[in-house]
RNA sequence: AGGCAUUUAACUCAGUGGCAGAGUGUCGUUUUUACAUGACGAAUGUCGAAAGUUCAAUUCUUUCAAUGCCUA
Numbered sequence: 001a002g003g004c005a006u007u008u009a010a011c012u013c014a015g016u017g018g019c020a021g022a023g024u025g026u027c028g029u030u031u032u033u034a035c036a037u038g039a040c041g042a043a044u045g046u047c048g049a050a051a052g053u054u055c056a057a058u059u060c061u062u063u064c065a066a067u068g069c070c071u072a
Base pairs, nucleotide, nucleotide: 001071002070003069004068005067006066007065010024011023012022013021018055026042027041028040029039030038048064049063050062051061052060
């Protein structure tokens, strides 16, 4: 320098154009003599950034950034 992939909650990840989700974690209540487990409930997101297409974008397109891999 070129090519490919990934970027979504604190962490690991789903989500093929129409309300942003799961598990783990955190917090509260309950269960226990106590801890753990279990049960119930709650909070947490400018979906990496910007622009475009569309009635409508996490999703499609373009550019940029970060990370990883490959080639030189």